This is a predicted structure of a 672-nucleotide part of an RNA (large-subunit ribosomal RNA, domain II) from a Pseudanabaenaceae cyanobacterium.
The RNAcentral record of the full RNA draws on ENA.
The source organism's lineage runs through Bacteria, Bacillati, Cyanobacteriota, Pseudanabaenales and Pseudanabaenaceae.
The coordinates come from a structure-prediction model, not an experiment, and the mean pLDDT is 85.
Context: one part of a larger RNA
Parts: sequence; C1' cells; structure tokens
RNA sequence: GCCGGCGACUUGCAGGCAGUGGCAGGUUAAGGCGGGAAUGCCGUAGCCAAAGCGAAAGCGAGUGUGAAUAGCGCGUUAGUCACUGUUUGCAGACCCGAACCCGGGUGAUCUAACCAUGGACAGGCUGAAGCUUGGGUAACACCAAGUGGAGGGCCGAACCGACCGAUGUUGAAAAAUCGGCGGAUGAGCUGUGGUUAGGGGUGAAAUGCCAAUCGAACCCGGAGCUAGCUGGUUCUCCCCGAAAUAUGUUGAGGCAUAGCGGUUGUGAUUAUAGCCUAGGGGUAAAGCACUGGAUCGGUGCGGGCGGAGAGAUCUGUACCAAAUCGAACCAAACUCUGAAUACUAGGUGGACACACAGCCAGUCAGACUGUGGGGGAUAAGCUCCAUGGUCGAGAGGGAAACAGCCCAGAUCACCAGCUAAGGUCCCCAAGCGAUCGCUAAGUGGCAAAGGAGGUGGGAAUACAUAGACAACCAGGAGGUUUGCUUAGAAGCAGCCACCCUUGAAAGAGUGCGUAAUAGCUCACUGGUCAAGUGUUCCUGCGCCGAAAAUGAACGGGACUAAGCGAUACACCGAAGCUGUGGGAUACGCAAGUAUCGGUAGGGGAGCGUUCUGUAGUAGUGUGAAGCACUAGCGUAAGCAGGUGUGGACGAAGCAGAAGUGAGAAUGUCGGC
Repeated sequence: GCCGGCGACUUGCAGGCAGUGGCAGGUUAAGGCGGGAAUGCCGUAGCCAAAGCGAAAGCGAGUGUGAAUAGCGCGUUAGUCACUGUUUGCAGACCCGAACCCGGGUGAUCUAACCAUGGACAGGCUGAAGCUUGGGUAACACCAAGUGGAGGGCCGAACCGACCGAUGUUGAAAAAUCGGCGGAUGAGCUGUGGUUAGGGGUGAAAUGCCAAUCGAACCCGGAGCUAGCUGGUUCUCCCCGAAAUAUGUUGAGGCAUAGCGGUUGUGAUUAUAGCCUAGGGGUAAAGCACUGGAUCGGUGCGGGCGGAGAGAUCUGUACCAAAUCGAACCAAACUCUGAAUACUAGGUGGACACACAGCCAGUCAGACUGUGGGGGAUAAGCUCCAUGGUCGAGAGGGAAACAGCCCAGAUCACCAGCUAAGGUCCCCAAGCGAUCGCUAAGUGGCAAAGGAGGUGGGAAUACAUAGACAACCAGGAGGUUUGCUUAGAAGCAGCCACCCUUGAAAGAGUGCGUAAUAGCUCACUGGUCAAGUGUUCCUGCGCCGAAAAUGAACGGGACUAAGCGAUACACCGAAGCUGUGGGAUACGCAAGUAUCGGUAGGGGAGCGUUCUGUAGUAGUGUGAAGCACUAGCGUAAGCAGGUGUGGACGAAGCAGAAGUGAGAAUGUCGGC
C1' cells in the first nucleotide's frame, strides 16, 4: 500500500412540542391480592386540570392602576394519562485524540554526591628542602661540590577522557569505527558493599543527572480529566432550501438574540411587482448669490521708492496692494439653483405571494465582477462600505485551456425542430456568401508621452490663363565702403537710422563666405512652360517609439481577407424554447394547470441486516442456508428467477426489538 473483519448520535430520568390512542375531568405512586411463562385486579395518598387579577390586604368573571361608572395591562376557550417521534436539560452523552493536575506506590544494578573496605598506575626525565664535605665568617650568613629524592613537576603505555577530521546516518553500533588529540602520583582512576527519592534527591552549576525517560522519574489509580481545537461519522428516493450580516460578549476561527431556511397551524382577502396620483429632500449636474480658494485687466485706500519744502505737507512712479468693477474659474465638510433614481402615502392590480404563532435548524472566515465612494499612489488577484449580478450551493453553450466574465437555470427518454451568446477557409457544425468603403502595417494578433511630405474623408483660407506653384534662362543696380564704432567693419562682429534715385525689379540686405574686400545665394522682377498650387484645422485606418532569458503576445494551420468599418440576408450553435412519450410533487372531485439544479439545513416516504413472535409453519437429500455466474423486474436502496457449487436447514407475509448499513478517522486487528 491493497484486501477482509471490526469501527461513531446510545441509554436512563426530567421538561417542551407534534402525532396516535384511552377517558371526558384524567391518572395512579409505594404497596397489596390472585395467578405465574406472560397477562390481571385492588390501591384516588399525591399530581395536572377545573379562575383570575393584585406587591399585598383583598376582590372575583373579573381584577390591577386611577378621582373615574374613562382609558390601558393581565384575564374570562377542556383537559388529562399513556405510547411513538423530535428537541432541550442532567449524566462520559456521536466516536477517537492531549499536554497537564492530584493520590498511593516502585526505583541510586544507569548516573550524581558521600561513607566503609580493597585494587592498579610500563619506562624515561627533572632534581626542592634537608644532610655531608670543602671554602668562608668573630660567630652566623654566604659560596661550591656531593648526597638527597620533593612536586595537583616533565615525556609517554596501561587506565581515564573526548579537542579535530573522515566514515557511518533504513549504521556492525538508539552515539560507534579509523587517523590524529588531553590527563596519566592525583581536586586522579577503579572493584565490592552501603546512604540520599520525586516539588524530593544529588549537582567543581550544564536545569546537568536520578535505569536509552527529566523545567519536575516511572507504575497504577482519580479517568471515559477537560479539549470554544483537528480528524472521522456507514442504505435509497421525493419536496423545500439558507448564511458568511447587525448587536452584545475576557468577544474576535466561540456563543446568544435579531436577520435569512424548513415544517405545522391560524388569519384577513391582505402584502409585493407593474401602472396612476401626491409628497418631502439637497445627492449627480450646475453655479459663484453666501463661506473660502484662485487668474487676468480697469479704478486704486494704504504702503515702498524718488523729488520739492524750514516744516506741516505737496508731488512723481512700468513697484506692492485693501476695497470695488469687468472677464474667466475651483470646493466632501460652499449653495442663488437642482435632477434621474430611491423612499413614503393613497389608488389600481389580484401569482400559495404575505402576516402572525408553535416547533426544528444552519449561518456569524465569503469570493470575484459592474456601478457609487473612503483608505492606498484615482497601485495591487490590495483593503473598507454601499448597491446590483454570478460563484458559493449551478451542470450546459461561448471566452483555446479558465469558481466569480457573456449566454442560459439540467425531472427522465428521443439518430426530431427553432434559437441565445458566439460563430460560418481547414482542424470544427455553419457563407473561401452579397453590397459599399478603409488598411499594406501580417496592422489585425499587447503599451505611453512624443515624432513623421504613410494614406482615405471633411472644413476654412490664399494665389492662379491679366499664366499661379516647382524647374530653367536673365536681372538682382546707383548715391554708398550710409552714419557710428573699429586696426579693419565695404549688405552680412556690434550700435543708430533704414532714406533717395534709375527702373520690369532689386533690403542701407536672407544665408554661406573674406583679415577686410572679393565671390556664391536669397528677397524682388522679366522670360520659358502651361493648370492647378500653398497654408491651417477636424477626422478614419496605419508607421516609429517597442530590449530578456527554448520559438512562446492569432488556440494551430494558414489568411491581403479568412483583417477593420457599414448595410441587408442566410445558416450553424446549449441540458434554453418547441415537438413526442414516461415519472414525480402541489392544488383540484375530475379535467387540468403549475412546478421538479442544489451545499449547510428542515420535512416526507421507503429498502436492507441480526434477533423475537406467528413457527416443531410453508418449503427442503427429487437438495435448505451460504458462495460463484447470469439475458428478468423496480425511480432507488434492492427484489425475483435460472445454472453450478454446497450438504442441512429454513422462509414469505404481518408484527416487535436493535451491538442495523463504511471508503476515508497518520482508525483497529488479521492476511498478502
């Protein structure tokens, strides 16, 4: 891991409610009598009901309040005893699961410390005190040599330890092996016997150790501790069907009440959608009349700066600027205004929709998406509200794939039809369909600011056969090198001015250029040519901007439409709708009509297992149960038949009682 067996809402007492039954007031408890396999009879003590209201006195179909003969509150209705179901309480109370706490015991054969008594420590080195001799001293001291053999001394086996690395890591081993390493006469090591015990010991102290167990050992017991936590909880079909919110909470992953579900009863003809009528509002928008903000201009109080005056003061001003006027604006906490919706009321309307009551729940982590907002960065598959939708609890079709998007709500069957979203070249069902345009970028089939003689449409305006735009030919002059400045300044460093003349036209000069000139060019004019040309704005589709790790940004093939826009048509396309047939539920006499997705959850109806009664039954060696296979029946759980095996039991039906249904619990036992 698989297979098989076992494995979880029970039982008692008490209460609520529903159903069924008895009686109409109901009923016995303890106990007694008779019988005994079981049943039965007595027992009315007690309990419930039969009257309530009030704090009470008390009154009483009423009573309390009250001044009240008012109003209002509570009353004025047949119950009771059993059984069954369900639910609640108390009990282990659906099952398994702690870590703990407490009691009584067992442990110091491991280990910690201590006590008693024993044992062992190769070899080598160093050479303390003391002593001796010699020297030395007045005598000591002191010096030298020798002797001596001290030491938590040195090196290093046994022994004790455990610093490093490797191996080992389902090991040879629940701590080792190998190579190195530390101590090795000591606070050392070790044998044997003994002492200290669990809130206690022992501890050169690490919360270490106290038998592979230690922030409180182990064993048994309290004990089925408790677990607002995790996991698990076994047959079928039918009907309905939620919530993830509010409030409170030592509350936040719990609970209670309300909200939303189920079921049963009662109620009025009520409530709702839609429509009609009537309302209040201060949101969206808008506005600037208020409160504030804020830009430009006019006037300009006051101030700054300058001038005049001895001073008072007067005056100027391309400065700042109150206030005011004009113009154009901004606001959740602004409003002279002001919707749509929503909400409220009345009317109309008339779907088992609503209200109330009893009983039984579940829900209190929600998710995304559209819209209106707060927070954040007008970030988040972000977060918090509001309001719809979907998912949750919803299958089917579309979006390549894709809970929350689009379409659409699956009772069952059908090799029938029509549609929705979305599609119609092939994969792949249906148009290589039609008409008119656009795109050339594979744009389509990711992206911005910004950029561009891409290209289509539109508008305005200017010039143009008295010849425009472009190109080409020619001119583009004189005063004059204007004046100033400057070394120079001659159209072209810079400053001022920017005239006149000749002319078809020509700037005191558009750009290049020179040291300055020169030179080239432009404006401007004539000619050649011959028909449109220039500028600005709006708009459709494209282009660049565009760098990431396999090729990977149409689902693919491929497409110039099979892309984009517009128009009209056809077809495909779902569990939608229709058709035909079957079933169920609700209402109904019927005909019939409506309904039948579903998690938590509520309600209803059944199947099967073991045992008991009927039953020593029907059946059965002409073959029971069980097992295996199997073409029948039933909406399902299942049932029936047949064949084989098996070799002795054993129904159906009707009742009764439960150790009554397994795939999951790191379930449990066994097998492999």